Predicted 3D model of a 141-nucleotide RNA (c-di-AMP riboswitch aptamer (ydaO/yuaA leader)) from a soil metagenome. Its Rfam family is "c-di-AMP riboswitch aptamer (ydaO/yuaA leader)". Rfam describes the family as follows. This family represents a conserved RNA structure found upstream of the ydaO and yuaA genes in Bacillus subtilis and related genes in other bacteria. Its mean pLDDT, the model's own confidence on a scale to 100, is 77. The model forms 92% of the base pairs in the Rfam consensus. The sequence is in RNAcentral, with records from MGnify.

[in-house]
RNA sequence: CGCCGAAUCCGCCGGUUGCGGCGGAACGGGGGAACCAAGGUGGCCUCGGCCACUGGGGCGAACCUCCUCGAUCCGUGAGGGGGCGCGCGAGCUCUUUCAGCGCGAGCCCGUCAGCUAACCCCGUAGGCGUUCGAAAGAGAA
Numbered sequence: 001c002g003c004c005g006a007a008u009c010c011g012c013c014g015g016u017u018g019c020g021g022c023g024g025a026a027c028g029g030g031g032g033a034a035c036c037a038a039g040g041u042g043g044c045c046u047c048g049g050c051c052a053c054u055g056g057g058g059c060g061a062a063c064c065u066c067c068u069c070g071a072u073c074c075g076u077g078a079g080g081g082g083g084c085g086c087g088c089g090a091g092c093u094c095u096u097u098c099a100g101c102g103c104g105a106g107c108c109c110g111u112c113a114g115c116u117a118a119c120c121c122c123g124u125a126g127g128c129g130u131u132c133g134a135a136a137g138a139g140a141a
Stems, first nucleotide, its partner, number of pairs: 001129004008025007026124006036114001039054007055112001056109004063083007084104005092139007
C1' cells in the first nucleotide's frame, strides 16, 4: 500500500509506535408490543385430531447428507463423495456469469428468545499478501 471482514473516521485527555480512557459520527448486530404467524421426527387413525420422543437461541459463509476406517457405556476421532454456502477470480471504476483456486472455523447466552413501533443493549476484532484465463452490461478517461 492492498485484500477478507461491521470492525472505520473525528474531537479531547493521558501515555508515547500506534496504546488506554471519554464523547460523537458512521457501520454491524442483539433484545423488545400490537397485528399476523404457530418447531422437528416417528406412529395411530374415524382425516383432523391424538400419542410418543426431542431443549432452544445468537454472531458468522462456516450448514445438510451419505460412505469407509478406528474407538466406544456415553461423549467422540480420521478420511472421502454429493448438495448448498462464502472468498479470490474483478489491475481505469462499478455490477454480473463461467473456468480455475481456496474455505466451511471459532465463540457466546443458559431452559429464555417468532415477527416487532416506541424503547433498551452490545460490537469497532482478527487474519492475509492475491499468479492474475474466457465473457456480458453500465460508466470514466